[in-house]
């Protein structure tokens, strides 16, 4: 430098262009237990930035930035 992929709560992870943005743990309230724990019910908490398309974009394009492969 050339290419290719990746980027969602604390952590991991999933979503035909129209969902309340999905499940694990974590974290928290209740309930359960003689106490913790385990179990059970709820609960906060997230789409990497900037433009486009479009009647609608996390999802397609374009640039950008940051990470990881491959090539020179």
């Nucleotide at each position: 430098g050339c290419u290719c992929a990746c980027a969602u709560g604390g952590u991991c992870u999933a979503a035909c262009g129209g969902u309340u943005a999905u499940g694990a743990c974590a974290c928290u309230a209740g309930c359960c237990u003689g106490u913790c724990g385990c179990g059970c019910u709820g609960g906060a908490a997230a789409c990497c930035c900037g433009g486009g398309u479009u009647c609608g974009a996390c999802u397609c394009c374009c640039g950008g930035u940051g990470u990881g492969g491959g090539c020179g």
RNAcentral holds the sequence, with entries from ENA. Transfer RNA from a Spirochaetia bacterium, 72 nucleotides, folded computationally. The organism belongs to Spirochaetia, within Bacteria. Rfam family: tRNA. By type it is a transfer RNA. Its mean pLDDT, the model's own confidence on a scale to 100, is 82. RNAcentral records the identical sequence in 7 taxa.